[in-house]
C1' cells in the first nucleotide's frame, strides 16, 4: 500500500423566522363544558416496514388429569419472561487463511418411492469382455467367476499384496464398517487399543415412529358516557255515539292523502304533556413508569445476570412531527492557470397507531475496532 474477514456505530450539522401535535403555569371570558391570550418542557426509526414468530394486555370457552386427533420444534450445553430467538460448543461441507454455511432425532418397528440410462435398482443380476469343457471353427452351446469396459445420483465396502484356469474378504496389511472395553469431556463428541471378513444401499422439506410444546380471537381487544330523528314502553289530560260486565277492549263516526266540490270505494290514523330503557351518532377511557434508557461497578468465554446512581423520553385518530433562509458538511455535473470556482424543487431506505422480545427485508454516503492473505521498507 492492495485485498479481503468479522464486529460495532452514525444516518446531514447549527442558528434564526412562520406553522403544527401535545403537556404544564400564568392571565382573561364564561353559570357551566370550555375559549383567547402569553410563557416553558417534549415531538418518528433502525428499520416505525413484512405482520412471519413468541409474550404482555383484553374478552370468549373450559371441573382436573390423560388419550387421541391437528400443528410446530428437532447435534449438545447455556441464556431469556418466552421463542422456531441469541451465546459457546460438537459433527459435516468450503476457503491459502481471518472466517463462512448447515432443518444436523429414527432408515435392523412398519409401508412407499428410486426418474432417464442402463443386463441389473433391492430376498440381487450378467450385456460386452474374462476363464474351463465341448461342438468345431464364422460362431454357438454348457458351466465357472465378479477382478476389467458400459450405464446412472447410486451397482451389495476402497487401496495394495498374495491366490487363482480366471476370479472372489478367498487369505493377509492399511483405511472405512459394525460390536464391545478404556481413557477425556456435564453433554453432544473425540482419541487410544482389541474383536468381527462385512451383514445393515439411498430417500424422513414421503407417509411413519420419538421426545418436547400448543384453548380460541385479537386495541375495529374491550370499558363508560350518551344526544337528535324514528320506534318501543308506562302514567296523566283532552276527544262524538254505540256495544258492554261501564273497567279494559271493540264498532262506527271523525281527522289525513290522492289539483277542487258532492256521494261512494281505497290507504293511512287517536291528540297533547311527563318520565323510563335499549340501540345509533359522537366522546372518554384502555393509552404510555415500561421484560424502560443511560452511566459505573462486580460475576461470566459469551448470550447475559447482579448491585448503586441517575432520568421520565412522542402519543396523532381525515390521523401532527413541517416549510422557508443563513452557515457548513457530503455527493453529482460543468469550468479550472491545480490553490479553487459555479450550478442542482441533490441529501439514501423509508413515516409512529396498544406495547414488548427476535427474525427478515429495504438503504446514499460514512466511521471506528480487530484479524487474515500478499507485496515493499527497516
Nucleotide at each position: 500500500c492492495c485485498a479481503g474477514a468479522u464486529g460495532g456505530c452514525c444516518g446531514g450539522a447549527u442558528g434564526g423566522u412562520c406553522g403544527c401535535c401535545u403537556u404544564c403555569g400564568c392571565g382573561c371570558c364564561u353559570u357551566g363544558c370550555g375559549g383567547c391570550g402569553u410563557g416553558g418542557g417534549g415531538g418518528a426509526g433502525g428499520a416505525a416496514a413484512g405482520u412471519c414468530c413468541g409474550g404482555g394486555c383484553u374478552c370468549c370457552a373450559c371441573g382436573g388429569g390423560a388419550a387421541c386427533a391437528c400443528g410446530g420444534u428437532g447435534c449438545c450445553g447455556g441464556g431469556u419472561a418466552a421463542c422456531g430467538c441469541c451465546c459457546g460448543g460438537c459433527g459435516g461441507g468450503g476457503g491459502u487463511g481471518a472466517c463462512c454455511c448447515u432443518a444436523g432425532g429414527g432408515a435392523a418397528a412398519g409401508u412407499g418411492c428410486c426418474a432417464c440410462a442402463g443386463a441389473a435398482a433391492g430376498c440381487a443380476g450378467a450385456c460386452c469382455g474374462c476363464c474351463a469343457g465341448c461342438c468345431u471353427u464364422g460362431g454357438g452351446c454348457u458351466g465357472g467367476a465378479a477382478a476389467g469396459g458400459g450405464u446412472g445420483a447410486a451397482a451389495g465396502g476402497g487401496u495394495g499384496c498374495g491366490g487363482u484356469a480366471a476370479g472372489a474378504g478367498c487369505g493377509c496389511a492399511c483405511c472405512g464398517c459394525g460390536c464391545g472395553a478404556c481413557c477425556g469431556g456435564c453433554a453432544a463428541c473425540g482419541g487410544u487399543g482389541g474383536c468381527g471378513g462385512c451383514a445393515c444401499g439411498g430417500c424422513a422439506a414421503a407417509c411413519c415412529c420419538c421426545a418436547c410444546c400448543g384453548g380460541g380471537a385479537g386495541c375495529a381487544a374491550g370499558a363508560c358516557c350518551g344526544a337528535g330523528u324514528a320506534g318501543g314502553g308506562a302514567c296523566g289530560g283532552c276527544g262524538g255515539g254505540c256495544c258492554c260486565a261501564a273497567g279494559a277492549g271493540g264498532c262506527c263516526a271523525g281527522g289525513c292523502g290522492g289539483g277542487u266540490u258532492u256521494c261512494c270505494g281505497c290507504g293511512c290514523u287517536g291528540c297533547c304533556g311527563u318520565c323510563c330503557g335499549g340501540g345509533u351518532a359522537g366522546g372518554u377511557c384502555g393509552c404510555g413508569u415500561g421484560a424502560g434508557g443511560c452511566g459505573u461497578c462486580c460475576g461470566g468465554c459469551g448470550a447475559c445476570g447482579g448491585a448503586c446512581g441517575u432520568c421520565c423520553c412522542a402519543g396523532a385518530u381525515g390521523a401532527a412531527u413541517g416549510a422557508c433562509c443563513a452557515u457548513c458538511c457530503c455527493c453529482u455535473g460543468c469550468c479550472u492557470a491545480g490553490g479553487g470556482g459555479c450550478a442542482g424543487c441533490g441529501g439514501a431506505c423509508a413515516g409512529a397507531a396498544c406495547c414488548c422480545g427476535g427474525c427478515u427485508u429495504a438503504c446514499a454516503g460514512g466511521c471506528c475496532a480487530u484479524c487474515u492473505g500478499g507485496c515493499c521498507c527497516u

Annotation
A computed fold for a 378-nucleotide RNA from a Kiloniellales bacterium, annotated as Bacterial RNase P class A. Its mean pLDDT, the model's own confidence on a scale to 100, is 78. The sequence is in RNAcentral, with records from ENA. Its Rfam family is "Bacterial RNase P class A". From the family's description: Ribonuclease P (RNase P) is a ubiquitous endoribonuclease, found in archaea, bacteria and eukarya as well as chloroplasts and mitochondria.